[in-house]
C1' cells in the first nucleotide's frame, strides 16, 4: 500500500437473509437464608449496538466514509 475479519452492558459473547420492550453468564447492588462470612435463592440498576451519513414506513443488521484492534500478501532502488 491491497485485501480479509473483528468493535453490541465492566468482563466474555449471543443475536447480523432489516420488524417492531437490545439479551445470556460473570461481576455490582438489595432482599431472603446463616450467630457472621461463603454458597444457594429472589430482584434491581447498567446499553440508544465504534462514529457520522445514506437507503428504508422501519437499521445493532443494507450501503458508504472515517476511527480503533488483529491478521495475510506484496513493494522498490
Nucleotide at each position: 500500500g491491497u485485501c480479509c475479519c473483528c468493535g453490541u452492558a465492566g468482563c466474555u459473547c449471543a443475536g447480523u437473509c432489516g420488524g417492531a420492550u437490545a439479551g445470556a453468564g460473570c461481576a455490582u447492588c438489595u432482599g431472603c437464608c446463616u450467630u457472621c462470612u461463603a454458597a444457594g435463592c429472589a430482584g434491581a440498576g447498567g446499553g440508544u449496538c465504534g462514529a457520522g451519513u445514506g437507503u428504508u414506513c422501519g437499521a445493532a443488521u443494507c450501503a458508504c466514509u472515517c476511527c480503533g484492534g488483529g491478521g495475510a500478501c506484496g513493494c522498490c532502488a

A computed fold for a 77-nucleotide RNA from a Candidatus Omnitrophota bacterium, annotated as transfer RNA. Rfam family: tRNA. It is annotated as a transfer RNA. RNAcentral holds the sequence, with entries from ENA.